[in-house]
RNA sequence: CGAGUCGGUCGGGCGAUGGCCGUGCCGCUUCGGCGGUGGGGAGGAAAGUCCGGACUCCAUAGGGCGAGACGCCCGGCGCAAGUCGGGGCGGGGUGACCCGACGGAAAGUGCCACAGAAACUAAACCGCCGGACUUCGGUUCGGUAAGGGUGAAAAGGUGAGGUAAGAGCUCACCGGCAGCUCAGGUAACUGGGCGGCCGGGCAAACCCCGUCUGGAGCAAGGCCGAAUAGGGAGAAAUCGAGGUGGUCCCGCUGAUUCUCCGGGUUGGCCGCGAAGAUAAAUCAUCGCACAAAGACAGAAUCCGGCUUACAGACCGGCUCGUCAC
RNA sequence: GGCGGAGUACCUCAGUUGGUUAGAGGAACCGGCUCAUACCCGGUGCGUCGGCGGUUCGAGUCCGCCCUCCGCUACCA
Numbered sequence: 001c002g003a004g005u006c007g008g009u010c011g012g013g014c015g016a017u018g019g020c021c022g023u024g025c026c027g028c029u030u031c032g033g034c035g036g037u038g039g040g041g042a043g044g045a046a047a048g049u050c051c052g053g054a055c056u057c058c059a060u061a062g063g064g065c066g067a068g069a070c071g072c073c074c075g076g077c078g079c080a081a082g083u084c085g086g087g088g089c090g091g092g093g094u095g096a097c098c099c100g101a102c103g104g105a106a107a108g109u110g111c112c113a114c115a116g117a118a119a120c121u122a123a124a125c126c127g128c129c130g131g132a133c134u135u136c137g138g139u140u141c142g143g144u145a146a147g148g149g150u151g152a153a154a155a156g157g158u159g160a161g162g163u164a165a166g167a168g169c170u171c172a173c174c175g176g177c178a179g180c181u182c183a184g185g186u187a188a189c190u191g192g193g194c195g196g197c198c199g200g201g202c203a204a205a206c207c208c209c210g211u212c213u214g215g216a217g218c219a220a221g222g223c224c225g226a227a228u229a230g231g232g233a234g235a236a237a238u239c240g241a242g243g244u245g246g247u248c249c250c251g252c253u254g255a256u257u258c259u260c261c262g263g264g265u266u267g268g269c270c271g272c273g274a275a276g277a278u279a280a281a282u283c284a285u286c287g288c289a290c291a292a293a294g295a296c297a298g299a300a301u302c303c304g305g306c307u308u309a310c311a312g313a314c315c316g317g318c319u320c321g322u323c324a325c
Numbered sequence: 326g327g328c329g330g331a332g333u334a335c336c337u338c339a340g341u342u343g344g345u346u347a348g349a350g351g352a353a354c355c356g357g358c359u360c361a362u363a364c365c366c367g368g369u370g371c372g373u374c375g376g377c378g379g380u381u382c383g384a385g386u387c388c389g390c391c392c393u394c395c396g397c398u399a400c401c402a
Stems, first nucleotide, its partner, number of pairs: 001321010013288006020041002023038006043296001047307002050305005055217004067213005072087006088102001089100004103208002108206002110202003125148002127144007156174006176197002179194006221270004231261006242253005263401003326398007335351004344382001353369005375391005
């Protein structure tokens, strides 16, 4: 110098003039407002509404079924969702570093189309070998799984021995692994030994294991006002009020709550915040410095996280390449 | 604002334990029938299954993110 990677910050500053939306105080008022002055006025994602919480109403003895979410290990923070630090395993990159829906397929069930002999417990199309028969072309019975063929996937790989031909059948090396065992580590896991070669994939298929979870949502909900037929049907619990009948403790009616049909209103305040509602405000012009002011985008109860979108600027750590000293 | 649902041919819709080449009806086009049109008969084409990514040998279907459209949702008694 070029290319790259990780972490962080900003995503506009200052001044002048003029506006917009709330609001404190003062003055005026025809009580509708008007003027002056002071203070406040979008984001890193305010977004998507994907998770979790606060808050509110409803439900609720406790437990189970069902449904849903999460999932390597250790530690920190957090009510939770989650997040941060370190480590393990797998994958990618020359490297800094990045990515992982990363519990269980040796609990059970299911699926693996087409092709292929056979798709998971056995099986044999071509081939190879042996016996019998033979018209010498083959036929049949048995052995085998090395080779060919099919497929996304076929039960270790290479070499030697062995054999009728073969085969982990045996041996050496390599790779993997259920089990047993030793060592290291808090653990995930890693390394060694014994032992033999029996057992593919899919859990973003059902499922199993572990942890967690009541439902609805600020149009929740509360108060006031206005208006109406204070109507009809059904359900629940208590007989605690009242009425009524009888066989005197049972029935009917009815008060209470909920749902539906029918009816009425289309208002205000709170919830609601040092931005803040009526969904509606949060800006414009000029000047200055600068290379330039240009991305994605606009709060609606609030908070934490995730995801998605994003021009450009700055700071720091590290890697690779080239050149010079 | 909050909650729920749906995107498959030009239109209306099917598409289940994920499987080879995604269908049906209407419309369109071609041919026949008819003097001609309609009806009728025969035939043809038509899809990146809303987009991107993932799981899988394999995705319209399963999972995640994004886009578009539709519906419900006030208060009183």